[in-house]
A computed fold for a 91-nucleotide RNA from a Chloroflexota bacterium, annotated as c-di-GMP-I-GGC riboswitch aptamer. The coordinates come from a structure-prediction model, not an experiment, and the mean pLDDT is 86.

RNA sequence: UUCGAAAAGGGCAAACCCCGAUGAAAAUCGGGGGGCGCAAAGCUGCGGGUCUACAGCUUCGUAGGAGGCUAUGACAGCCGGGUUGCCGAAC
Numbered sequence: 001u002u003c004g005a006a007a008a009g010g011g012c013a014a015a016c017c018c019c020g021a022u023g024a025a026a027a028u029c030g031g032g033g034g035g036c037g038c039a040a041a042g043c044u045g046c047g048g049g050u051c052u053a054c055a056g057c058u059u060c061g062u063a064g065g066a067g068g069c070u071a072u073g074a075c076a077g078c079c080g081g082g083u084u085g086c087c088g089a090a091c
Base pairs, nucleotide, nucleotide: 001090002089003088004087011038012037016033017032018031019030020029021028022027036077042083043082044081046080047079048078049075050074051073055070056069057068058067059066060065
């Protein structure tokens, strides 16, 4: 530097179930069970994508109310980029 076939010590952990907390929501955080998967499923919202819409803007309606648009919110286990790194193999 490239790679993850085999080995070892391990690591993380989806769906789902239970308890607690935050949030308007998406979702997140802590604990227990579970294990689909992952060689960066470590970290990072930088580009794309996706989700949400308290709020803001707006349309309709006499009104109660109904709809539309927008991330500044969220996802790193959607893809790419950046960055750090265990074990092993080859060079």